């Protein structure tokens, strides 16, 4: 300088920003066997093993290929945390976070 992500900025009793969560009326939905939440990161099939886990091949989805947009074409992920028996949409209102982690550089046409 670039990637991924909300995750920058300004300045210092903290603010602005960007991003999530709860939360009526209306509306929609169901219960029990829980159930939900941020993430692209969900579903399947299958070896090993009591079992917890550890693997392999897929996959919805999800990036990158250094000006944007489209098409090829390669190429990578497809995890992990969290509430705590509760939470549907939601206006006002309330509330939180604003880290972390890396290193790409193919083709055409506009």
């Nucleotide at each position: 300088c670039g990637c991924c992500g909300a995750a920058u900025c300004u300045c210092g009793u903290a603010g602005a920003u960007c991003g999530g969560g709860g939360g009526a009326u209306c509306c929609c939905u169901c219960c029990c066997u829980g159930g939900g939440g941020c993430g692209a990161a969900u579903c399947a099939g299958u070896g090993c093993g009591a079992a917890a886990g550890c693997g392999c091949u897929g996959u919805a989805g999800a990036g990158c290929a250094a000006c944007u947009c489209u098409u090829c074409u390669g190429u990578u992920c497809g995890a992990g945390c969290c509430c705590g028996u509760c939470a549907g949409c939601u206006a006002a209102c309330c509330u939180c976070g604003u880290a972390g982690g890396c290193g790409u550089c193919g083709a055409a046409g506009a």
c-di-AMP riboswitch aptamer (ydaO/yuaA leader) from a marine sediment metagenome, 110 nucleotides, folded computationally. The sequence is in RNAcentral, with records from MGnify.